[in-house]
Background: The part of an RNA shown here (small-subunit ribosomal RNA, central domain) has 347 nucleotides and comes from Herbaspirillum seropedicae. It matches the Rfam family "Bacterial small subunit ribosomal RNA". The RNAcentral record of the full RNA draws on ENA and SILVA.
Context: one part of a larger RNA
C1' cells in the first nucleotide's frame, strides 16, 4: 500500500423457499487439523544488502557475514477458529389462551346503475361539439310508468385505516385454508442466518382451447377541423369477464437486498397486553403504520431507532458516453418475444 460503491450520479435480482457453500449463542472436558513458540535439517553458487581486501580511484574483482519472509522433520502451547463428548436458556420453535384483518380457493347471494326485449302514456325532436355533421326518430325515438332478459363492477363506510412475501386484495353470507400479534406459564435445546445452481410465486398486455358479451373500447369506417388531423364527434371488432394451459416482463418503486445487534426524544393512527379512572379517561408495555427531528451520516437534496447512524453475517450487482441491453450463439415460448451478452467503429 494489500480498491471504491449501488435512495436521485453506473449499480440492490419483481418477490419468496432453498440443496451445496461461507458464517455461528452459552459453558465443561478432551484433541491438536489450522494458529502460536523453539529446535534441527534444508533454503546450490553468482546477484542484493553489510563490514573488510585488490587493480592510482572507480567501474571491476574478491574474503567474510547477513539475508534467502520458504518447505520438511521434531518438540512443546492450549487463549482462539475446528474436530468430538457433555451440559445451559437469552437465539430459534412448539404447546395453552386470547384478538385484528378488502391474506388465498370454492359456492352462494343482493342492490343500485348501465344496455337490450315487451308492454302502456305521450309528441317531435334526441344525441354530440368550440362550432357542426355522420348518428338515432313520425316504422313514433329521447322523456316517463310496469314487467322481463343478461353481463360486468361492488357507491356510502373508506382513512398517509388493514391484510399478505412480492404481484395484489374490497357488497354480504357460508365451506376449505396460509399468515401474523399479544399474554403468562411449560416444553425441545442452537434444532440459527444468508444463499451461487434449482424451484415456486409474479399486474397489464398478448398467445391456445372452449366458453360468455351488458358496459368500455386497440384496430377499423363515418362525420368534422386543419396545412396535415392518427387528436374531437358518431359507431365499432379484438380484448376487458369465465374454465384451463402459456407467456414471465413493468417507474415489478421506498427507484433503499435479507438477517441480527447498539444509539435522544416528540405528536398522530391501527392492532394486543397490564394497571388506572365516573368515563377508551390517563399512564405504561408491545407489535405495525405515518408526520417531524438530536447525534451522526450525506455531493447536495435528504435519512434520521421502521436509518442512508454505528457495526458484523452472507447474497446479487456497477466501472466513462454512444454503439446495445443489440448481433452472434446457447437456453426457455406455439408466437410474440424472454433471458444469458460481445466486439469493431465512434466521442
Nucleotide at each position: 500500500c494489500u480498491g471504491g460503491g449501488c435512495g436521485u450520479a453506473a449499480a440492490g435480482c419483481g418477490u419468496g423457499c432453498g440443496c451445496a457453500g461461507g458464517c455461528g449463542g452459552u459453558u465443561g472436558u478432551g484433541u491438536a487439523a489450522g494458529a502460536c513458540a523453539g529446535a534441527u535439517g534444508u533454503g546450490a553458487a553468482a546477484u542484493c544488502c553489510c563490514c573488510g581486501g585488490g587493480c592510482u580511484c572507480a567501474a571491476c574483482c574478491u574474503g567474510g557475514g547477513a539475508a534467502u519472509u520458504g518447505c520438511a522433520u521434531u518438540u512443546g502451547u492450549g487463549a482462539c477458529u475446528g474436530c468430538a463428548c457433555g451440559g445451559c436458556u437469552a437465539g430459534a420453535g412448539u404447546g395453552u389462551g386470547u384478538c385484528a384483518g378488502a391474506g388465498g380457493g370454492g359456492g352462494g347471494u343482493a342492490g343500485a346503475a348501465u344496455u337490450c326485449c315487451a308492454c302502456g302514456u305521450g309528441u317531435a325532436g334526441c344525441a354530440g361539439u368550440g362550432a357542426a355533421a355522420u348518428g338515432c326518430g313520425u316504422a313514433g325515438a329521447u322523456a316517463u310508468g310496469u314487467g322481463g332478459a343478461g353481463g360486468a363492477a361492488u357507491a356510502c363506510c373508506g382513512a398517509u385505516g388493514g391484510c399478505g412475501a412480492a404481484g395484489g386484495c374490497a357488497g354480504c353470507c357460508c365451506c376449505c385454508u396460509g399468515g401474523g400479534a399479544u399474554a403468562a406459564c411449560a416444553c425441545u435445546g442452537a434444532c440459527g442466518c444468508u444463499c451461487a445452481u434449482g424451484c415456486a410465486c409474479g399486474a397489464a398486455a398478448g398467445c391456445g382451447u372452449g366458453g360468455g358479451g351488458a358496459g368500455c373500447a386497440a384496430a377499423c369506417a363515418g362525420g368534422a377541423u386543419u396545412a396535415g388531423a392518427u387528436a374531437c364527434c358518431u359507431g365499432g371488432u379484438a380484448g376487458u369477464c369465465c374454465a384451463c394451459g402459456c407467456c414471465c416482463u413493468a417507474a415489478a418503486c421506498g427507484a433503499u437486498g435479507u438477517c441480527u445487534a447498539c444509539u435522544a426524544g416528540u405528536u398522530g393512527u391501527c392492532g394486543g397486553g397490564u394497571c388506572u379512572u365516573a368515563a377508551u379517561u390517563g399512564a405504561c408495555u408491545u407489535g405495525g403504520u405515518a408526520a417531524c427531528g438530536c447525534a451522526g451520516c450525506u455531493a447536495a437534496c435528504g435519512c434520521g431507532u421502521g436509518a442512508a447512524g454505528u457495526a458484523g453475517a452472507c447474497c446479487g450487482c456497477c466501472u466513462g458516453g454512444g454503439g446495445a441491453g443489440u448481433a452472434c450463439g446457447g437456453u426457455c415460448g406455439c408466437a410474440a418475444g424472454a433471458u444469458u451478452a460481445a466486439g469493431a467503429c465512434u466521442c
The prediction has a mean pLDDT of 90. The source organism's lineage runs through Bacteria, Pseudomonadati, Pseudomonadota, Betaproteobacteria and Herbaspirillum.